[in-house]
Notes: Predicted 3D model of a 73-nucleotide RNA (transfer RNA) from a Eubacteriales bacterium. Its Rfam family is "tRNA". By type it is a transfer RNA. Rfam links the family to the GO term triplet codon-amino acid adaptor activity. The prediction has a mean pLDDT of 82.
């Protein structure tokens, strides 16, 4: 240098181009307990990596360009 792959919530990870992006864990509240813990019930938490493009509508689809990972040279 070249090619495949990834990039969503703190975190691990979904999500058939079409409702208001969900879920496990973690956080916070409250219930239960003498207390913790475990349980159970609820809250918040998202500039989908960044420009731009296609469409009536992009997290999903093109192009670039950053960031990691892998394989080749």
């Nucleotide at each position: 240098g070249c090619g495949c792959c990834g990039u969503u919530a703190g975190u691990u990870c979904a999500a058939u181009g079409g409702u208001u992006a969900g879920a496990g864990c973690a956080a916070c509240u409250g219930c239960c307990u003498c207390a913790u813990a475990a349980g159970c019930a609820g809250u918040a938490a998202g500039u989908u990596a960044u420009a731009g493009g296609u469409u009536c509508a992009a997290g999903u689809c093109c192009u670039a360009u950053a960031c990691g990972g892998c394989g080749c040279a």